The RNA shown here (transfer RNA) has 72 nucleotides and comes from Trichocoleus sp. FACHB-262. The organism belongs to Trichocoleus, within Bacteria. It matches the Rfam family "tRNA". The family's RNA type in Rfam is transfer RNA. RNAcentral holds the sequence, with entries from Rfam.

[in-house]
RNA sequence: AGUCCUGUAGCUCAACGGUAGAGUAAGCGCCUUACAAGCGAGGGGUUGUAGGUUCAAAUCCUAUCAGGACUA
Numbered sequence: 001a002g003u004c005c006u007g008u009a010g011c012u013c014a015a016c017g018g019u020a021g022a023g024u025a026a027g028c029g030c031c032u033u034a035c036a037a038g039c040g041a042g043g044g045g046u047u048g049u050a051g052g053u054u055c056a057a058a059u060c061c062u063a064u065c066a067g068g069a070c071u072a
Base pairs, nucleotide, nucleotide: 001071002070003069004068005067006066007065010024011023012022013021018055028040029039030038048064049063050062051061052060
């Protein structure tokens, strides 16, 4: 220098172009004399960034950033 892969909740990961979810963690409640375990309800997101296509984009296109693999 070139090619490819990955980037989504604090963490690990899902999601046919049509309301972004699960597990876990943290906080709260129940349980307990108390703690842990267990149970319950809820919160938490500019989908790395910036543009484009579309009625509608995490998803398609372009550029760019970060990490990784390979080639030279």